Background:
The RNA shown here (transfer RNA) has 75 nucleotides and comes from Candidatus Caldarchaeum subterraneum. Its Rfam family is "tRNA". It is annotated as a transfer RNA. NCBI's taxonomy places the organism under Archaea, Nitrososphaerota, Candidatus Caldarchaeales, Candidatus Caldarchaeaceae, Candidatus Caldarchaeum. RNAcentral records the identical sequence in 2 taxa.

RNA sequence: GCGGCGGUAGUCUAGCCUGGUCAGGACGUCGGCCUUCCACGCCGAAGGUCGCGGGAUCGAAGCCCGCCCGCCGCA
Numbered sequence: 001g002c003g004g005c006g007g008u009a010g011u012c013u014a015g016c017c018u019g020g021u022c023a024g025g026a027c028g029u030c031g032g033c034c035u036u037c038c039a040c041g042c043c044g045a046a047g048g049u050c051g052c053g054g055g056a057u058c059g060a061a062g063c064c065c066g067c068c069c070g071c072c073g074c075a
Stems, first nucleotide, its partner, number of pairs: 001074007010027004020058001029045005051067005
């Protein structure tokens, strides 16, 4: 330098191919219930520029272009 895969909440991850309600789940955090207390369990809540920028579209996490970062392969 070229190619492939990946980047979504504090952590892990689904959704991307096939665009459309509040971006879903687990763990963690916070609050409540339970318990003599803790843990477990149950209920609820907060937490997201969907890597960055641009484009097409009425509308983008998902399409198109450029860039950044990580992993793998080729040279």